RNA sequence: AGUAGAGGUGCGCAACUCAUUACUAGUAUUGUUUAGGUAGCUCCAAUGACAAUAAUACGAAAGGGAAUUGCGCCGAAGAACGGAUGCUAACAGCUUAAAGUAUUCAUUCUGGGGAUGUGUUCGAAUAGAUACAUCACUGUCAUAGUCAAUUUUAAAUUAACUAUGGGGCGCUACU
Numbered sequence: 001a002g003u004a005g006a007g008g009u010g011c012g013c014a015a016c017u018c019a020u021u022a023c024u025a026g027u028a029u030u031g032u033u034u035a036g037g038u039a040g041c042u043c044c045a046a047u048g049a050c051a052a053u054a055a056u057a058c059g060a061a062a063g064g065g066a067a068u069u070g071c072g073c074c075g076a077a078g079a080a081c082g083g084a085u086g087c088u089a090a091c092a093g094c095u096u097a098a099a100g101u102a103u104u105c106a107u108u109c110u111g112g113g114g115a116u117g118u119g120u121u122c123g124a125a126u127a128g129a130u131a132c133a134u135c136a137c138u139g140u141c142a143u144a145g146u147c148a149a150u151u152u153u154a155a156a157u158u159a160a161c162u163a164u165g166g167g168g169c170g171c172u173a174c175u
Base pairs, nucleotide, nucleotide: 001175002174003173004172005171008074010073011072012071013070014069015068017066018065026058027057028056029055030054031053032052036044037043039095040094041093042092077110078109079108080107082105083104084103085102086101087100088099111138112137114135115134116133117132118131119130120129121128140166141165142164143163144162145161146160148158149157150156151155
């Protein structure tokens, strides 16, 4: 340097079913109300727009959750700052843009999952995502030690266990 592997409530993606979201948003009809409706222009509007509200009828979706199945894997993957490209405007059309979002590139950080607490974000949520802190657990390597077996009985090797410490650009095996 290359190849192949290991950690386990292991990681990521997709499909399908179910529940929740929800007697919600929204639409239609009939009323009430009244001056602009938007970032801007066209356009619409006292022949009552927009928004709100009452009754009746119809009535979702996204994201998140649970189970199952399939695929790709073990920096799997995630996050932060920055760059590039695309998308996204509230009757309708057009223009532009903050912010958001999807993909991708570079750098930095994180071994892994969990619990608890706090913060941020999204949301219907007690769900999810994310950052930090603490706690044990787990896997691996190093050092020291205990015990058992083997050998050539000083010691070495193998297996198990204990304590301390480190991190994945690591660890193990082979070439």